[in-house]
Context: one part of a larger RNA
RNA sequence: UGACGGGGGCCCGCACAAGCGGUGGAGCAUGUGGUUUAAUUCGAUUCAACGCGAAGAACCUUACCAGGGUUUGACAUGAUACGAAUUUUCUUGAAAGAGAAAAGUGCCGUUUGGAACGUAUACACAGGUGGUGCAUGGCUGUCGUCAGCUCGUGUCGUGAGAUGUUGGGUUAAGUCCCGCAACGAGCGCAACCCUUGUUUUUAGUUAUUUUUCUAGAAAGACUGCCGGUUAUAAGCCGGAGGAAGGCGGGGACGACGUCAAGUCAGCAUGCCCCUUACACCCUGGGCUACACACGUGCUACAUUGGGUAAGACAAUGAGUCGCGAACCUGUGAAGGUCAGCAAAUCUAUAAACUUACUCUACGUUCGGAUUGUAGGCUGUAACUCGCCUACAUGAAGUUGGAAUCGCUAGUAAUCGCUGGUCAGCCAUACAGCGGUGAAUCCGUUCCCGGGCCUUGUACA
Numbered sequence: 001u002g003a004c005g006g007g008g009g010c011c012c013g014c015a016c017a018a019g020c021g022g023u024g025g026a027g028c029a030u031g032u033g034g035u036u037u038a039a040u041u042c043g044a045u046u047c048a049a050c051g052c053g054a055a056g057a058a059c060c061u062u063a064c065c066a067g068g069g070u071u072u073g074a075c076a077u078g079a080u081a082c083g084a085a086u087u088u089u090c091u092u093g094a095a096a097g098a099g100a101a102a103a104g105u106g107c108c109g110u111u112u113g114g115a116a117c118g119u120a121u122a123c124a125c126a127g128g129u130g131g132u133g134c135a136u137g138g139c140u141g142u143c144g145u146c147a148g149c150u151c152g153u154g155u156c157g158u159g160a161g162a163u164g165u166u167g168g169g170u171u172a173a174g175u176c177c178c179g180c181a182a183c184g185a186g187c188g189c190a191a192c193c194c195u196u197g198u199u200u201u202u203a204g205u206u207a208u209u210u211u212u213c214u215a216g217a218a219a220g221a222c223u224g225c226c227g228g229u230u231a232u233a234a235g236c237c238g239g240a241g242g243a244a245g246g247c248g249g250g251g252a253c254g255a256c257g258u259c260a261a262g263u264c265a266g267c268a269u270g271c272c273c274c275u276u277a278c279a280c281c282c283u284g285g286g287c288u289a290c291a292c293a294c295g296u297g298c299u300a301c302a303u304u305g306g307g308u309a310a311g312a313c314a315a316u317g318a319g320u321c322g323c324g325a326a327c328c329u330g331u332g333a334a335g336g337u338c339a340g341c342a343a344a345u346c347u348a349u350a351a352a353c354u355u356a357c358u359c360u361a362c363g364u365u366c367g368g369a370u371u372g373u374a375g376g377c378u379g380u381a382a383c384u385c386g387c388c389u390a391c392a393u394g395a396a397g398u399u400g401g402a403a404u405c406g407c408u409a410g411u412a413a414u415c416g417c418u419g420g421u422c423a424g425c426c427a428u429a430c431a432g433c434g435g436u437g438a439a440u441c442c443g444u445u446c447c448c449g450g451g452c453c454u455u456g457u458a459c460a
Stems, first nucleotide, its partner, number of pairs: 001460002003457003007454007015444002019407005026299008034290002042053002064285007073125001077124002079121005086103007107114002127274002130272003136268002138263003141259001143257001148187006154163003167178003193251004198219007222245001225239005301400001305359007318347002322341002324338001327336003366397001371392007413436007
C1' cells in the first nucleotide's frame, strides 16, 4: 500500500421488511447428471452451466457408431497427355461407386492454339469439428451502470509511498458547494444518440367526413418563477403554471481492472499430432436409450369456474417457389376451384371481456395424461423418430414438507397475437406486440451484495 475480520461509523440496492404471484407435491415438455449402449458426437458446471451454443437432430444437418468404398483426394494452385462441354440408355450395387453402349461438335481464333469443363499420370501439396482457451487474436460473461480508476507539476517522507481523491454539507453519481499544500488534467458519471408522452408546422396515397394516421422539421422542462430551509453556498421541501417537474418513462452506451472465467466446434492463429488415415464419399443406425436425481417451464387440481350460443375492442410484424379471401365438399384436420396482393390498397375469428342459458360440490359437464381405431398434411422417405383431426379411453392431481424465486406501476398478475429458424415440426422455448390491470413500501435491527472513512492483523 492492499486484502481480510462472526471490528467500528456513515450510506445504498426487491437486500431484508410490507405485499402479490410462484417453484419445491401431480402429469407432461425440455435441458443436465448418472446409468446403459456399437454409438448414445462435442462443449458449457456456484452466483456468472443445466428451454445454454442449438433462430428449429426423420435423410441432410452430423462432428458419433456399424458396414461398403476412395487415396493428389469432396475443395485450391501448378505440369503433361487425351477429350469440347454435355445428354440418354443398359448391367451390377443398399447407395456411393464400378463396367458398357449411343448421341453430340459449340465460343474466340492469326488455324500452331486459347477460354471453360471432364478423364488419366506423377509430385509439390490439399485435408483434419485431432490436442492445447494454461501459447494467442477477436468476441463474450461477471463484479456493475457499482462510482470509482489514474496522471502531470508541486509539496511531504531516507524509502515503500502519501497528498490531490481526506474533512463539513449535498447528490442517483469523485454530482455540486465550502474548506484545505496543493493546483490542474484524463478515463468513467451526466449530457450529446434512439424511442415514448404535449403542441405547432410541412408533405403525403393506398388511410381519412372532421379528428386521426405516416414521414420529417421546430417548440417545450432549465430548479426557469414564488415561498420556506440551509452557511448569503451547493442543495432540499412545498406551491404556481404546465401534457409533462426536479434524471418525466424506456433503450443503446459498461472506466482501471478481477475471475490463467468462457470460446482452438463461429472465425482467425503459434506449436504439437494424423497423412492408404485422426482425411474423403455413401447406406443404415445414433444424438430421441431409462431403475433414478436435479434445473427451467407448460397444464391443472375448479364456481372470481367448466360448457353452449350471440356480440365488441388491438398492436408489433410477415407474405410471389409466398400470404391466400369468397364459394363448393368433408363432423374435422384438410381438399377442390379461384379473386386480390411484391401490399397503409389484398390476406389472418384476437383472447381475456359482455349478454343469455346450463352444470352445483362431485375426482364431477373439473382435469386432461395414457392407449386403441380411422383419417389429413409435409416430404424420395414419418418403423426407430413428425405435426394435426375425429371417435373412443379418461391416469395422477382436491393447492403442495424443509426450503426457495420474481416483482415498486401501466410494474406484478392475467389474456391472446406476431415473428425468426423452418419442406414439415416435437415451440409449452426464444424475441417482440398489444388488451385488462392490482397490493404494499412503517422502516434499516437482522440475512445477502456493494461504496466511503477508520481500526486490528502471526496474511501478500